The prediction has a mean pLDDT of 83. This is a predicted structure of a 687-nucleotide part of an RNA (large-subunit ribosomal RNA, domain II) from a Bacteroidia bacterium. Its Rfam family is "Bacterial large subunit ribosomal RNA". NCBI's taxonomy places the organism under Bacteria, Pseudomonadati, Bacteroidota, Bacteroidia.
Context: one part of a larger RNA
């Protein structure tokens, strides 16, 4: 992992409250004991207590009143009208009790451990070998005499190299191991604070500790047993058939609150009550919101005009006066600006009344309740960066608790609310080449970018292409192109080394010829020269050229498969705008046939009309097991389980038949309950 069995709201109570049914009722009712008897439940007996008919005060006490007070005052709390209880029995919830199961870490109390392993006692034992060569001492030199030198003896030492033994540095291996810490290679220490063997002390907030919170029998920041004990757990998991009916909330207040909880909203169920409730219309009523405005206030505020008044200069002994390319009050013209501005002001929305729709709720009062972590989208506002699948309002909506069809795939985006059937239609959102169910329909245009065809893109380009509009120029010849001319006074004046149309300044920009031609558009020259345009003529023969509003498109555009048109693929589409006629397309709406539930009429039946998505949850009515009681039965001519088949019932479920089995068992009506498993890292056994 699967199979079988076990496995979670129980029980008690001189409670407590609510509904039911029943028995007596201003009353209800016995407990314990005791008698009878069919010996096991009844029936009898038992009036101690209890509940209730009266309350008010702290009492005393008084009493339809009472308390408070000085009150005959005024309050509090009772009565009045309508007196209605109590006992059992069942069910719903409370409450003490483990109180729906499991489930900590911990906390005390009494024993059990030092055969492991800490440390200490008291005893016995164990260390191959080889190396170094202190202390002392002899001897010998030395020396007044000693330090001292030499050389021999000597054999110390937490001394050296190294087995056994004790240990465990590094790797590899093993990690369901050979092993619940091991194996091989390698290393540390090896006469010492050494290793070990016997016997024996230290005990749990307590040892022991050359200290790591180490070790105290595989258990250590407080060992192990067994009690208290089903500690506690606002926490996690689980909690068992079946229809049928309503159907929530993630708010507000307070919380040693914040994932608990208390009221309160909002569901459900019982009883009364009735038209209250909502919708729409008409009529009132208050408002300071969007918008708008500001010589209508407060603040801000951009140019102008006037300029108090200041800085700046003149003047002056000091002044007065004068001047101003400067600030600038205040007035005032013309703009314009505000969430904490407002002369001014809708729409909605609110309240009040009338009226209509209208099997649709609303109000009160009791029982049970879940909910108190909500989210996403539209509309409107705070924050935040007019960031965020952010955050906080306020107001709709759907997800939560909602299936179906589309959006290729999607909790909340379009459409749409699934009672059951159906090899009928109909339509919606979306679609109709193929994949794929429907149209290679159809009119008129645009797109060449595979734009685009189901995500998304700026500023700033664009003589892509296309739609309109205004303007100018044009056969008295435009627009491009080619041909020709573009001159004279003059090198204008100054300036300069020069300066002649083009270094550069000043005035000035005349005047002639002329079809036209600047005292010079731009190159070049040291200055000229040179080339060039303006401007004109000639050749050509028809449109040319600005602008400004629009639509596609195109550039701007950089990402990891060709790789986000769902794919295939499409170009007068199968893109794109305008439109139009078909069709497909949902559990939408219709037909047919069936059920359930509400109301209403009614006698239960039937009819009609409506209604049947659902999570927490309320309510209702039902199957099944197991055991009592009554009553009927069945069975070796084969009970009960098992196994096939079949078949009725909306369903839990129920039956026949055949088969195995081998001794019990079922029906109806009650009644009680160890009364239903898929989970709980559930618990046992198998596999």
């Nucleotide at each position: 992992g699967c199979c079988u069995a076990c496995g979670a709201g129980u029980u008690g109570c001189g409670c407590c409250u609510u509904g039911c049914u029943g028995g007596c009722g201003a009353g209800g009712u016995u407990a314990a004991g005791g008698g009878u008897u069919u010996u096991a439940g009844a029936u009898u007996u038992g009036u101690a207590g209890c509940c209730g008919a009266a309350g008010c005060g702290a009492a005393a006490g008084c009493g339809a009143g009472u308390c408070u007070g000085a009150a005959u005052a005024g309050g509090g709390c009772g009565a009045u009208u309508u007196u209605a209880g109590u006992c059992a029995g069942c069910a719903g919830g409370g409450g003490c009790a483990g109180a729906c199961g499991c489930g900590a870490a911990a906390c005390u109390u009494u024993g059990u451990g030092a055969u492991c392993u800490a440390c200490c006692c008291a005893u016995u034992u164990c260390c191959a070998g080889g190396a170094u060569g202190a202390a002392g001492u002899g001897c010998g030199g030395g020396u007044a005499a000693a330090g001292c030198c030499g050389u021999a003896u000597g054999g110390a030492g937490g001394u050296c190299c190294g087995a056994a033994c004790c240990g465990g540095u590094a790797a590899a291996c093993g990690u369901u191991g050979a092993a619940a810490a091991g194996u091989u290679u390698u290393c540390g220490g090896a006469u010492g604070a050494g290793g070990a063997g016997u016997g024996g002390g230290u005990a749990g907030g307590g040892g022991u500790g050359a200290a790591a919170g180490g070790c105290u029998a595989a258990u250590c920041a407080a060992a192990c047993u067994a009690g208290g004990a089903g500690a506690u757990a606002g926490c996690u998991c689980g909690u068992a058939c079946u229809c049928u009916u309503c159907g929530a909330a993630a708010u507000g207040u307070u919380u040693u609150u914040a994932g608990g909880a208390a009221c309160a909203g909002c569901c459900u169920c019982a009883u009364a009550a009735g038209u209250u409730a909502a919708g729409u219309a008409u009529a009132a009523c208050g408002g300071g919101u969007a918008g708008a405005g500001c010589u209508a206030c407060u603040g801000a505020u951009a140019g102008g005009a006037u300029g108090c008044g200041g800085g700046g200069g003149a003047g002056u002994c000091a002044a007065a006066u004068c001047c101003u390319g400067c600030c600038a009050a205040a007035u005032u013209c013309u703009g314009a600006c505000a969430a904490a501005c407002u002369c001014c002001g809708a729409a909605u929305a609110g309240u009040u009344a009338u009226a209509c729709u209208g099997u649709u709720g609303u109000u009160a009062u009791g029982g049970g309740a879940g909910u108190g972590a909500g989210g996403g989208c539209g509309a409107u506002g705070g924050u935040g960066c007019u960031a965020a699948g952010g955050u906080c309002g306020u107001u709709g909506u759907c997800c939560g608790a909602g299936a179906g069809g589309g959006a290729a795939a999607g909790a909340a985006c379009c459409c749409a609310g699934a009672c059951c059937a159906u090899c009928c239609g109909c339509u919606a959102a979306g679609g109709u080449c193929u994949c794929g169910g429907a149209a290679u329909g159809u009119u008129a245009u645009u797109u060449a970018a595979g734009u685009u065809g189901a995500a998304c893109a700026a500023a700033c380009g664009u003589a892509g292409u296309u739609u309109a509009a205004a303007g100018a120029c044009u056969u008295u010849g435009a627009c491009a192109g080619c041909c020709a001319g573009g001159a004279u006074g003059u090198u204008a004046g100054c300036u300069u080394g020069g300066a002649a149309g083009c270094a550069g300044c000043u005035a000035a920009u005349c005047a002639u010829u002329u079809a036209a031609a600047g005292a010079g558009u731009g190159c070049g020259u040291a200055a000229c020269a040179g080339c060039u345009c303006a401007c004109u003529g000639g050749u050509c023969g028809a449109g040319u050229u600005u602008u400004u509003a629009g639509g596609c498109a195109u550039g701007g555009a950089u990402g990891a498969u060709a790789a986000u048109c769902g794919g295939g693929c499409a170009u007068u589409a199968a893109a794109a705008u305008a439109g139009c006629u078909a069709c497909c397309g949902a559990a939408g709406c219709g037909g047919u046939g069936g059920u359930g539930u509400g109301u209403a009429u009614g006698u239960a039946g039937a009819u009609a009309c409506a209604c049947a998505g659902g999570u927490a949850g309320g309510a209702g009515a039902g199957c099944a097991u197991u055991c009592u009681a009554a009553u009927a039965g069945g069975g070796g001519a084969g009970a009960a389980g098992g196994u096939u088949a079949u078949u009725c019932g909306u369903g839990a479920g129920g039956g026949u038949a055949a088969u195995u089995g081998g001794a019990u068992u079922u029906a109806u009506u009650a009644g009680a309950a160890g009364a239903g498993c898929a989970a709980a890292u559930g618990u046992a056994g198998g596999c």